Annotation: The RNA shown here (Bacterial RNase P class A) has 371 nucleotides and comes from a Burkholderiales bacterium. The sequence is in RNAcentral, with records from ENA. The source organism's lineage runs through Bacteria, Pseudomonadati, Pseudomonadota, Betaproteobacteria and Burkholderiales.

RNA sequence: GAAGUCGGCCGGACAGUCGCCGCGUGCUUGCACGGGGAGGAAAGUCCGGGCUUCACAGGGCAGGAUGCCGGCUAACGGCCGGGCGCCGCGAGGCGACGGAAAGUGCAACAGAGAAUAGACAGCCCAAGCGCCGGCAACGGCGACGGUGAUGGUGAAACGGCGAGGUAAGAGCUCACCGCCUGGCUGGUAACAGUCCAGGGCACGGCAAACCCCAUCCGAAGCAAGACCAAAUAGGCAAGCGUUGACGGGGCCCCCUGAGCUUGCGGGUAGGUUGCUUGAGACGUGCGGCAACGUACGUCCUAGAGGAAUGACUGUCGGUGGCGGCGCAAGCUGCCAUGCCACAGAACCCGGCUUACAGGCUGACUUUGCAG
Numbered sequence: 001g002a003a004g005u006c007g008g009c010c011g012g013a014c015a016g017u018c019g020c021c022g023c024g025u026g027c028u029u030g031c032a033c034g035g036g037g038a039g040g041a042a043a044g045u046c047c048g049g050g051c052u053u054c055a056c057a058g059g060g061c062a063g064g065a066u067g068c069c070g071g072c073u074a075a076c077g078g079c080c081g082g083g084c085g086c087c088g089c090g091a092g093g094c095g096a097c098g099g100a101a102a103g104u105g106c107a108a109c110a111g112a113g114a115a116u117a118g119a120c121a122g123c124c125c126a127a128g129c130g131c132c133g134g135c136a137a138c139g140g141c142g143a144c145g146g147u148g149a150u151g152g153u154g155a156a157a158c159g160g161c162g163a164g165g166u167a168a169g170a171g172c173u174c175a176c177c178g179c180c181u182g183g184c185u186g187g188u189a190a191c192a193g194u195c196c197a198g199g200g201c202a203c204g205g206c207a208a209a210c211c212c213c214a215u216c217c218g219a220a221g222c223a224a225g226a227c228c229a230a231a232u233a234g235g236c237a238a239g240c241g242u243u244g245a246c247g248g249g250g251c252c253c254c255c256u257g258a259g260c261u262u263g264c265g266g267g268u269a270g271g272u273u274g275c276u277u278g279a280g281a282c283g284u285g286c287g288g289c290a291a292c293g294u295a296c297g298u299c300c301u302a303g304a305g306g307a308a309u310g311a312c313u314g315u316c317g318g319u320g321g322c323g324g325c326g327c328a329a330g331c332u333g334c335c336a337u338g339c340c341a342c343a344g345a346a347c348c349c350g351g352c353u354u355a356c357a358g359g360c361u362g363a364c365u366u367u368g369c370a371g
Stems, first nucleotide, its partner, number of pairs: 001367010012316007020037002023034005039342001043353002046351005051221004063217005068082005083097001084095004098212002103210002105206002120151002122147003129142005159177002162174003178201001179199005184193003225273004235264006247254002280299008317340003320335006
């Protein structure tokens, strides 16, 4: 100098003018003054928790999620560290990574055959069989016989490779490699081992197919919930009360409804609250490889209730393309005044995922050249 890998951070600045939403103070009650006003994702609403109401003895069924090991955490499907597998020269990246000797099932196309295997081509006639020749011994040919070593198909063909062996072959036998079982050693564990012993090999793949095993999960959500509480209508209770109607009746009397007054309770509109001080932020120290924990110090940082946090102008800044000047640094013209993003809190936190103009920065890897 080139090409990369993994993180961290910023994401316009200043001034003027005009506005918007809360809060405090003042009064002339709608104005003045003071002070505050989005994000790294406020987003998707995908996980987890706080909080709230309802339900609930305990346990199970159904359903869902998760799934190597250890740790962190309020919790998690998150994070950190480690193991194993795959990819990369490497820094590093990716992995639903429990069980296929519990059962059921699946495997397109190609191929002879796809899981109690399979003779399409090929190879072989030792025995038996068939045919031909031969007096016979025997020779030749063959498949409805033997053979999974070779070819071909496939994502996958029932350990690999070499030697022996054989008619040709075959874990049929042996060496090496692989695999399985047990032990030993190391490690908290997952797991690892140039270790030891045994076993010719039984046990192919798919569980993001059903399923089995283990762990976790009650439901709904701030439009949760709590408090105050009109008007109108209706409810309950007490008192007053006459006429009319209805029922009963010979009469006394009894029952019901309507009316007025007072009280009570439910509940709607509306208002208040929940509401932002919290698993809080920042800094430093300590413990830990880390995630994280902890001690001390400092700080208070939107709380609206269908939604405010904005617009314009100027100056500056960043950056791209094409030119001009200049040895260079740089200056300058044009490009829509070049362009300057994604996006907008709604109860609050911890994560994940996704979007994002442009820029800053740390550690590391591979490599060129020079010393």
The prediction has a mean pLDDT of 77.